[in-house]
Context: one part of a larger RNA
Molecule: small-subunit ribosomal RNA, central domain
Organism: uncultured bacterium
Formats: sequence, structure tokens, C1' cells
RNA sequence: UUGUACCUCCACCAAGCGCAGGCUGCUACAUAAAUCGGAAGUACAACGCUGAUGCCUAACCAUAGUACGCUUAGGAAACUGUUUAACUCGAGCGCAAGAGGGGAGAGUGGAGUUCCCUGUGUAGCGGUGAAAUGCCUAAAUAUAUGGAAGAACCCCCGUGGGCAAAGCCGCUCUCUGGCUUGACACUGACGCUGAGGCUUGAAAGCGUGGGGAACCAACCAGGAUUAGAUCCCUUGGUAGUCCCCCCCGUAACCGAUGAGUGCUAGGUGUUAGACCCUUUCCAGUCUUUAGUGCCGUAGGUAAAUGCAGUAAGCACUCCCCCCGGGGAGUACGACCGCAAGGUUGAAACUC
Repeated sequence: UUGUACCUCCACCAAGCGCAGGCUGCUACAUAAAUCGGAAGUACAACGCUGAUGCCUAACCAUAGUACGCUUAGGAAACUGUUUAACUCGAGCGCAAGAGGGGAGAGUGGAGUUCCCUGUGUAGCGGUGAAAUGCCUAAAUAUAUGGAAGAACCCCCGUGGGCAAAGCCGCUCUCUGGCUUGACACUGACGCUGAGGCUUGAAAGCGUGGGGAACCAACCAGGAUUAGAUCCCUUGGUAGUCCCCCCCGUAACCGAUGAGUGCUAGGUGUUAGACCCUUUCCAGUCUUUAGUGCCGUAGGUAAAUGCAGUAAGCACUCCCCCCGGGGAGUACGACCGCAAGGUUGAAACUC
């Protein structure tokens, strides 16, 4: 560069923002860079094509043209580009409403757990498949009042809500981001994608300092189980889990499905709105946006019991990525990191 792919067989970057680049709504005038057609000039050979020739034929060889390329002047004007002017459907600002576990900080609440003091009370408690280690006459477990601490928020809770993803649920306050609906006043293509780049990014882990109730299927020490048991079970228990600041940058980070736009039978739930009609209210009906689910045509798919207006259908734009299994996400180098390691990423060899 070309071809074909990327839900489940290799293949969509974890997600967002965004410079360059690529692509870009509708109308009119102009232009003629790109484009198109004819003409002229010019240009090694071979290859290509056409005619005709020679080897019996083909391949092949030789030959005459032509084409491809470049240049020049003149022409065409649909499309691409450019210039000018205009438009409103895309995009956005404003107006009027609306819902929400969206984010950050501060405060606060009640259950439960463990520990401590005290009272009552007496011999067991705990644990398991069964046990034992363990705790307990120095009074446990149980029960009652009080106190302390840390972590998590029952019911509500719902294929229900919010967020770019990761992720977000006790309650209150402060600050703050995004979204939806309605009408249509305003700007007038201001848009989409996005290599590099920047930012965010579960859990575990790292560094400093706090905190430490509970868990501890990391480690560790006992008890069991077992032929053995460096496991599963059990009694304890450290790091960790929690908080502040800093780093790490990975996950089956999954819908195993990149983003955007338009189009393509229906039916039925649900969330947030709006419209119409009925209704005393509650509510119901009809229509319609934006989500979130299910069922199901056409359709495409190698196939399917799968997808199907939330496409994996029909099309367009841009980007990542794949090319038999192993070796291997390894080695080497580079960059990043305190480290652990991460990113990029081969080959020999082998089947």
C1' cells in the first nucleotide's frame, strides 16, 4: 500500500478531552486548482495493447504502430476545491420548567459488633460432617444499666435513577458538573472523528504519618481431615482493608459489541417530561420526545436456541486493531516507575 475482517473463531485502545490530519448541511453567482474531452509538441529500451510475421501450435522471438508520462495554447463547468453573498433542518447561546445513590467538602444519626466498669447468675461456652485446639470457678457464655472505639449503612431497593468509563445508596448543609422536556426568540455550519499529546482510571501493591471494631480463602502458629495434607474445615492472628498526601496505570476495566449521523414492520412493560380528551379528586385514554427492558418480522451473518429502531440490518465519515498453533506478551533495546512491574515488542527453533 492492497484485500478481507474485528459479539461468541485472530482482531474495538479501560474511558474522556483534544492539536495536526481526514471527512463535512442547503441555495445562488463567480473562478477553473483538481477533473473531463479534442489538438499540437516532446520523451532510452523493455513491459502492456493492436496489427501482421517466424518457429507444426502455445509459451517465446522479431517487427510496425499505439497507449501510458510530461509540456503548451485554447475549451467544458455537473461534481471536488476556492471566492463572494444568503439560508436554517446540524451544532450552540438564551428563555420557561423537570428528575436524579453525578462530584467535592463539612457536620450528624440509629441499629449491630468488639472491648471496659458494675449488678444478677452458675457450669459450661464456642465450634464442626464429626471433633479438637481455644475461652471459663481468678466466675465465662447468658442477661441488665452505663462508657469507649472503629468500620459499614437493614427496610425503602426496582433488568428503577445518575455518571465518559472506573464507579455512585443512612440523613443534613455548602459549593459544583452534566442531562431531559417545552416553546421557538437569537447566532448562522460554528460540525463529526481523532495518529501523537493531555487527563481520569476497580482491586491489589508502594512511600510518610495516623487509625485499628470487624474481616483476614495473603503470610504465619495451633487443631482436625488424610496414606501424606505445606489445601479445603476450624481456633487464633500480622500486613492489608479505613483516613490525609504522593505514586502505580493494570482487570473477564464485558454488552467479550469504537465514536458520530441518517434510514428500515409491529407489539408490550417501565423511568423523567410534554400535548389532547374524559374526570369533583384519584386516575384513565390518545399522541409524542429522551432513557431503560422484553417479544418479534424484513434483513444480514460460516453457523446459531443468537442480533433485530439500544442492530450484529441498509448506508456514509473518521479512528484502533487482526493475518495458523506454540516459542511469547518472552528476549533485547528504548521510555515510564521508589519498587513491584508497566508500555512498546521480535527471532531462532518446532508442529